A computed fold for a 74-nucleotide RNA from a Bacillota bacterium, annotated as transfer RNA. The coordinates come from a structure-prediction model, not an experiment, and the mean pLDDT is 80. It was read from a public genome assembly. Its Rfam family is "tRNA". Rfam classes the family as a transfer RNA. NCBI's taxonomy places the organism under Bacteria, Bacillati, Bacillota.

RNA sequence: GUGCCUGUAGCUCAAUUGGAUAGAGUAACAGAUUCCGAUUCUGGUGGUUGCGGGUUCAAGUCCUGUCAGGUGCG
Numbered sequence: 001g002u003g004c005c006u007g008u009a010g011c012u013c014a015a016u017u018g019g020a021u022a023g024a025g026u027a028a029c030a031g032a033u034u035c036c037g038a039u040u041c042u043g044g045u046g047g048u049u050g051c052g053g054g055u056u057c058a059a060g061u062c063c064u065g066u067c068a069g070g071u072g073c074g
Base pairs, nucleotide, nucleotide: 001073002072003071004070005069006068007067010026011025012024013023019057029043030042031041032040050066051065052064053063054062
């Protein structure tokens, strides 16, 4: 220099052919339980889907530019 893959909650990951209010586990927080704590149970909170632009009635998903990480080739 160039090809490919990945980027979604603090962390690990889902999200089907573009169509349901973007979810699950875990962590943190609050409550219940306990003499206190751990464990267990319950609850809600937490998101610029890396960033910008475009297509579409509708984009996490498609197109494009760019950034970061991984990897192949030179």